Small-subunit ribosomal RNA from a metagenome, 1481 nucleotides, folded computationally. Its mean pLDDT, the model's own confidence on a scale to 100, is 83. The RNAcentral record of the sequence draws on SILVA. It matches the Rfam family "Bacterial small subunit ribosomal RNA".
RNA sequence: AGGGUUUGAUCCUGGCUCAGAAUGAACGUUGGCGGCGUGGAUAAGGCAUGCAAGUCGAGCGGAAAGGCCCCUUCGGGGGUACUCGAGCGGCGAAAGGGAGAGUAACGCAUGGAUCAUCUACCUCGAGGACCGGGAUAGCUGCGGGAAACUGCAGGUAAUACCGGAUAAUGUCGUAAGACCAAAUGGUGCUUCCGCCUUGAGAUGAGUCCGUGUCCUAUUAGCUUGUUGGUGUGGUAAUGGCGCACCAAGGCAUCGAUGGGUACCGGGUGUGAGAGCAUGGCCCGGCUCACUGGGACUGAGACACUGCCCAGACACCUUCGGGUGGCUGCAGUCGAGAAUCUUCGGCAAUGGACGAAAGUCUGACCGAGCGACGCCGCGUGAGGGAUUGAAGGCCCUAUGGGUCGUAAACCUCUUUCGAUUGGGAGGAAAUCCAAGGGACCACUCUUGGUUGACCAAUUUUUGGAAGAAGGACGGGCUAAGUUCGUGCCAGCAGCCGCGGUAAGACGAACCGUCCAAACGUUAUUCGGAAUCACUGGGCUUAAAGGGUGCGUAGGCGGCUUAGUAAGUUGGGUGUGAAAUCCCCCGGCUCAACCGGGGAACUGCGCUCAAAACUACUAAGCUAGAGGAAGAUAGAGGCAAGCGGAACUGAUGGUGGAGCGGUGGAAUGCGUUGAUAUCAUCAGGAACACCAGUUGCGAAAGCGGCUUGCUGGGUCUUUUCUGACGCUGAGGCACGAAAGCUAGGGUAGCGAACGGGAUUAGAUACCCCGGUAGUCCUAGCUGUAAACGAUCAGUACUUGGUCGAGGGCUACUUCAUAGGCUCUCGGCCGUAGCGAAAGUGUUAAGUACUGCGCCUGGGGAGUAUGGUCGCAAGGCUGAAACUCAAAGGAAUUGACGGGGGCUCACACAAGCGGUGGAGGAUGUGGCUUAAUUCGAGGCUACGCGAAGAACCUUAUCCUGGAUUUGACAUGCAUAGGAAUCCUGAAGAAACUUGGGAGUGCCGCAAGGUAACCUUAGCACAGGUGCUGCAUGGCUGUCGUCAGCUCGUGUCGUGAGAUGUCGGGUUAAGUCCCUUAACGAGCGAAACCCUUAUUGUUAGUUGCCAGCGCGUAAUGGCGGGGACUCUAGCGAGACUGCCGGUGUUAAACCGGAGGAAGGUGGGGAUGACGUCAAGUCCUCAUGGCCUUUAUGUCCAGGGCUGCACACGUCCUACAAUGGUGUACACAAAGGGAAGCGAACCCGCGAGGGCAAGCAAAUCCCAAAAAAAUGCACCCCAGUUCGGAUUGCAGGCUGCAACUCGCCUGCAUGAAGCCGGAAUCGCUAGUAAUCGUAGGUCAGCAUACUACGGUGAAUGUGUUCCUGAGCCUUGUACACACCGCCCGUCAAGCCACGGAUGUAUGGGCCCGCGAAGUCGCCAAGCUAACCUUCGGGAGGCAGGCGCCGAACGGGAACAUUUCGACCGGGACUAAGUCGUAACAAGGUA
Repeated sequence: AGGGUUUGAUCCUGGCUCAGAAUGAACGUUGGCGGCGUGGAUAAGGCAUGCAAGUCGAGCGGAAAGGCCCCUUCGGGGGUACUCGAGCGGCGAAAGGGAGAGUAACGCAUGGAUCAUCUACCUCGAGGACCGGGAUAGCUGCGGGAAACUGCAGGUAAUACCGGAUAAUGUCGUAAGACCAAAUGGUGCUUCCGCCUUGAGAUGAGUCCGUGUCCUAUUAGCUUGUUGGUGUGGUAAUGGCGCACCAAGGCAUCGAUGGGUACCGGGUGUGAGAGCAUGGCCCGGCUCACUGGGACUGAGACACUGCCCAGACACCUUCGGGUGGCUGCAGUCGAGAAUCUUCGGCAAUGGACGAAAGUCUGACCGAGCGACGCCGCGUGAGGGAUUGAAGGCCCUAUGGGUCGUAAACCUCUUUCGAUUGGGAGGAAAUCCAAGGGACCACUCUUGGUUGACCAAUUUUUGGAAGAAGGACGGGCUAAGUUCGUGCCAGCAGCCGCGGUAAGACGAACCGUCCAAACGUUAUUCGGAAUCACUGGGCUUAAAGGGUGCGUAGGCGGCUUAGUAAGUUGGGUGUGAAAUCCCCCGGCUCAACCGGGGAACUGCGCUCAAAACUACUAAGCUAGAGGAAGAUAGAGGCAAGCGGAACUGAUGGUGGAGCGGUGGAAUGCGUUGAUAUCAUCAGGAACACCAGUUGCGAAAGCGGCUUGCUGGGUCUUUUCUGACGCUGAGGCACGAAAGCUAGGGUAGCGAACGGGAUUAGAUACCCCGGUAGUCCUAGCUGUAAACGAUCAGUACUUGGUCGAGGGCUACUUCAUAGGCUCUCGGCCGUAGCGAAAGUGUUAAGUACUGCGCCUGGGGAGUAUGGUCGCAAGGCUGAAACUCAAAGGAAUUGACGGGGGCUCACACAAGCGGUGGAGGAUGUGGCUUAAUUCGAGGCUACGCGAAGAACCUUAUCCUGGAUUUGACAUGCAUAGGAAUCCUGAAGAAACUUGGGAGUGCCGCAAGGUAACCUUAGCACAGGUGCUGCAUGGCUGUCGUCAGCUCGUGUCGUGAGAUGUCGGGUUAAGUCCCUUAACGAGCGAAACCCUUAUUGUUAGUUGCCAGCGCGUAAUGGCGGGGACUCUAGCGAGACUGCCGGUGUUAAACCGGAGGAAGGUGGGGAUGACGUCAAGUCCUCAUGGCCUUUAUGUCCAGGGCUGCACACGUCCUACAAUGGUGUACACAAAGGGAAGCGAACCCGCGAGGGCAAGCAAAUCCCAAAAAAAUGCACCCCAGUUCGGAUUGCAGGCUGCAACUCGCCUGCAUGAAGCCGGAAUCGCUAGUAAUCGUAGGUCAGCAUACUACGGUGAAUGUGUUCCUGAGCCUUGUACACACCGCCCGUCAAGCCACGGAUGUAUGGGCCCGCGAAGUCGCCAAGCUAACCUUCGGGAGGCAGGCGCCGAACGGGAACAUUUCGACCGGGACUAAGUCGUAACAAGGUA
């Protein structure tokens, strides 16, 4: 400090998510030791049991128990006060300890006030303590009660209680005066401890005030003791704290009141900080003590382990009545993910009481449990590889690698733990004894006494011995391989992985990170500048209010003087301690602890300064406003007027249609329409002018005239003198549609009706048409109310156009020109911006004020409130869900977008297919099997250049076989190899017989190759995956494209180049040009063909010269010609003219065999289709191994209601048949072609020459063509299917299932619906020939030549393609994306008659209790005249008053039949709304 994630890629916006630190944690796996900490966060839910507050006999009367003494009838009694139960009394119990329910408050924090207060014990000071009195517990006796407890009588003490006296240093006070106490008590015999009054201090507490202290306005008004005053009461004390009377105040948008939540702080966590979150342990404060209320006592309480009352709960009970309060320490139940021992001790520290010893102390000190946290230590160290051991369900390229110096082995050490024995220290005191000073009391010295618990440290023994795991390994993020699994099981923090080769699941091995822990979950801060004070934004990403006026508020020009609130500096008080930080120190270190310092950024007081803000006072004119003069304008309101058009009415002319559309129809029209003319009526809107024009705050405003009226601009610089800007609330205006009432209604026109279109058409189109549109008066208050850009002020290079004013020189006027003010536009500099863009009219640079935003959806929805007549508006969530949603730009692709161009793409033609029969392929069906593959173009006479067996594939049936049909190696035994011949069997196979015996050799034997045989490694697979692959191929497409280097531009993806103007078949070439060059393609090079030269003539040729023949280059010869096949020439827009940019090029022409690429072929860029092929071949993985291998026989691949593709033959006269006759090219041939001759009607057969071929053969007459003859338009002399018979050939074999021949038979078919295919010249069409495959089989395929057209010179349309441009929500790229209803599942939410709960309010009743009144009853202290009185108490009444009962609202949440929308969910239904002009923008 950043990273991942939206996209094909990019930049931005923006959310989600990760890495860090932390925790009173929990859970999972694992777990050696120690130190220091820490541990009921949930149910302030209920609690068994024990303990947690007593102490004092030196306050009192005493004697229950024990001790001691005495007596004893042994039952006991008496005494003593060593001691002490219970009681009276004193002090304490208000501390310590626990908890956080309540509380949003003077509760807390901080700083002040208290002349408005109290304070036991403690310290210091002043003074005092005199004289009396009456009771009562205990105790004794008698009772009640189950118990708790309690009554009566008698009698007793005090440091308990009371009276009197005394009275200032005290209190009150009008300053005269009045008033107020005590315990001469305890030990004891002189000190100490006590008592009373009072002053001061210390400590603690009470009260008041300034400031700070969470969320909510979907809580906006609250308040009647309320606010203040007077009086009085009350309190320690101020005060409406209480009461009476008077006044009507008080609080609040600087958030009152209400609601929700919450103890507060020091601090803690995090963070660079500012902040944010938090308040456990420790410290300070507050509050609470079963719930609610109340007072008593006391210095202090309205009291955790006190009292009274009410309530809930629990327990005891003899049913009458009682008892209790763990939010003390342990412990228990419950709830919960979850939090410990019913431990030891007062040894230390501290507290209560006591003179003290001492007692008490679950405070505290310790121990126990829990890896809950932090810190430390260990689980060994060194050597050891030429044996890198064994082993691995680790990997492997099979060579090896890895675990791995790891182990073994050698050497060494022994921390910690185990074991053995010592043991410092935590202890200082009090007290006791002795001694010294002082002389019982104080003090000093010495000795002795006190450890619950911990145990540092040291020692003995022994041996590497007893001690390592967890998570992770796709990216983020350090670390990968194999196997298993096969969208299953599962993982996942985000992105995402898993559908047969998973580095992401599970396992193994290996590795990485931490380590007695490691991970997960939860939560906080951080990263997040993602609420932005530090430190964000608002044209298009979320976000400027529709506009103005204006209240509060905020902000505000220049000069002078003053004040000192803010501000700045100094001083000072405080900011508890602990914590954090620094230094030093103590535990071996550290954690931890101690000491010192700094800090605590704050608040108060004080001194000083006076620049700035503020305030006060006085001025100024540059802001603002006023005045005068001039001026532009669709600014507003009202009234009047006008013409064109339209519709209607009346009349005339006229006579069949009009209207409407893509085309129609509905509609109108002979009762006379449309058209046309005239007249009349009506309503609405104002053509041209008209314009990036003008005006207005915006909405908005457009014929003309008049009236009324608002604002602006310019000039003068005359007046006022900061009067200003913005503006939460508020008020006003506010298009269209809509609403209310009344008018009006020509045209247009939601709804509605009809006609079309359509699968449907509740639409688009057409014919009608009601509200409405118009006017008046009101309401509504919203718009893409947009510049998607709030208002104001200032500053910052320019150019240009327009509107309205003013000034101005030349030169007097006018115009142009120049200057200047205001307004409206365009282009652009810097800058800004994610970019597009913006750019003095800012989106630049700054300031001021307001409004608004914080991921998408849910949702501008629900609910509440408010406004409205309604429709609806304003305000405005959450649950849930997703990891995106979005902006700008880029490259593609696409468009029922545009432009340019091309192609047998269309058009113009010729011939076909689709109809028939047949052939062939495919689908389907069938079958035991009909093997497999190919599927729009780019499968379908395709793989297959040829299935009777073989081929052939387990495709089927059946029979065999298992190292195999085939390869290599090892290896047993035998035999050379090899050949001939039997038997059974369908064959494979099984089983015989015979021939033959190689080479070396030392003659024992051995042995290459081959065969047979038992076996081991292995072979084999046309089994699967073409979506794991190589190679090859198809297609776009022989289309003209596809890229790179450098440079430049852009933040970037990318762009430029490759665009533009021409031109071309072409990214072909030229010109221009931030591009310049280059590569792969195009072209060329190659083959062939067309012309020709030359060379060479055999097997080819034969003109001339000969020979020969019936005839033939047959022969001698020849190279002239044809031809053959080598090498050349030729064509290059080279020449001429024109056009064109003096270009490229195009058009025309000449010459030429050929002319603009001459024709044809080969040649196929980057890439696309997960195109095809694992069955050509190769190959990863998987599967199989007596089978999915191999061998064999037979069958099948040929099966036939049917459908499709490709062909053949036809339907005939441009023909058929017969006959005559002419002319090719290119091929093939030895397991071959096979002449001639003979036989056969023929297929063919016999014999056989020649030929490995320019020689011989196939092979011939090539066929069509041409001549002649017949046929005469018919199912025919067309057509030949089908079938019968008879033959031929090949082959082991033609039944399933071959081809051919002859004779006979003679089917459909008379030119083919919708639709569709090929072809632009030697082409189509037509005719035959040859070849490959092949034993045989060709209508297929591949070649060859013969004859040989028609049409077009165009690009509107269909299809496809290329370039440029445009739009895009597409990028799996339009076969894209995507919307809504319905149906299904699931989730949360809203409504709903109701239901439940809560805290306040009101009413009623009213306990305890304080206070007040009464007090006839009762009554020790005092008074008394002895009668009584004073005083007190019981009791009664009154105010207040908890709980309880009732009521009306409010709030919240639970549940709720049913209703509603919403989110989500691979493959449901219906349509196709949006994205392209999305097919109606």